Predicted 3D model of a 113-nucleotide RNA (SAM riboswitch aptamer (S box leader)) from a sheep gut metagenome. The coordinates come from a structure-prediction model, not an experiment, and the mean pLDDT is 83. RNAcentral holds the sequence, with entries from MGnify.
RNA sequence: CUUAUCGAGAGUGGCUGAGGGAACGGCCCUGUGAUGCCACGGCAACCUGCCCAAGCGUGUUAUCCAUGCGUGGACAAGGUGCCAAUUCCGGCGGGGAGACCCGUAAAGAUGAG
Numbered sequence: 001c002u003u004a005u006c007g008a009g010a011g012u013g014g015c016u017g018a019g020g021g022a023a024c025g026g027c028c029c030u031g032u033g034a035u036g037c038c039a040c041g042g043c044a045a046c047c048u049g050c051c052c053a054a055g056c057g058u059g060u061u062a063u064c065c066a067u068g069c070g071u072g073g074a075c076a077a078g079g080u081g082c083c084a085a086u087u088c089c090g091g092c093g094g095g096g097a098g099a100c101c102c103g104u105a106a107a108g109a110u111g112a113g
Stems, first nucleotide, its partner, number of pairs: 001113006011040005019029003024090003041083003046079003049075001051073003055069005087107001092103004
């Protein structure tokens, strides 16, 4: 830089000791312990892997069989990621008297390339 996803899900302990939720504005969390590190556990299914199903292609005269491809599904072994609040909410546009509702972007995060 490109692309997909972001309304679900999943935490305990030890050490540390004041901040944290990306930025801004809010609103929250926090000495009943923030943050960071470590250990163990868990969630999820993006990539790899393994398995199943039907399909298409190739080899074969053809069936069988073998193999390749993408699709759907299952598993959770490997690589990441994640385990307060919708990415916590908002900024732009629309609707509404208002509370609020709807849509979209930017930015960000994560995966794959």

Of the family's consensus pairs, 90% are formed in the model.